Molecule: transfer RNA
Organism: Ramicandelaber brevisporus
């Protein structure tokens, strides 16, 4: 320089054919307990990697760019 994959919550991932965002794990906060840990219940927390574009509608589809793996030269 060229292919493929991958970027979504603090980490790890998810999200069917485009109908509009969730699960564990932390974290707060009650409940149990002599306490603490386990358990349990509840709430917080996303410009979905950036910016355009098509659609009535986008994490999903297109173009371009950043990063990050793995290959070809």
């Nucleotide at each position: 320089u060229c292919c493929u994959c991958g970027g979504u919550a603090g980490c790890u991932c998810a999200a069917u054919c485009g109908g509009a965002a969730g699960a564990g794990c932390g974290u707060g906060g009650g409940a149990c307990u002599u306490u603490u840990a386990a358990u349990c219940c509840u709430a917080a927390g996303g410009u979905c990697g950036a910016g355009g574009g098509u659609u009535c509608g986008a994490g999903c589809c297109c173009c371009u760019c950043c990063c990050g793996a793995g290959g070809a030269g």